This is a predicted structure of a 74-nucleotide RNA (transfer RNA) from an Actinomycetes bacterium.
Taxonomically the source falls in Actinomycetes (Bacteria, Bacillati, Actinomycetota).

RNA sequence: GGACCCGUAGCUCAGUUGGCUAGAGCACUUCCUCGACACGGAAGGGGUCGCUGGUUCGAGUCCAGUCGGGUCCA
Numbered sequence: 001g002g003a004c005c006c007g008u009a010g011c012u013c014a015g016u017u018g019g020c021u022a023g024a025g026c027a028c029u030u031c032c033u034c035g036a037c038a039c040g041g042a043a044g045g046g047g048u049c050g051c052u053g054g055u056u057c058g059a060g061u062c063c064a065g066u067c068g069g070g071u072c073c074a
């Protein structure tokens, strides 16, 4: 230098063909339960999907550029 893959909540990830409101588990907060802790039950907070731009009525999803990580080739 080139090819490919990954980047979504604090962590691990799903979201497959562009279409309701961006989700799950764990973690966190409050309450219930308990003598107390753990377990269990109920409710809740937390993101603009690495970044910038474009296409579109509409983008996590398509396109371009760019940043970071990984694998391979040179």
Stems, first nucleotide, its partner, number of pairs: 001073007010026004019057001028044005050066005
The RNAcentral record of the sequence draws on ENA. The same sequence occurs in records of 3 taxa.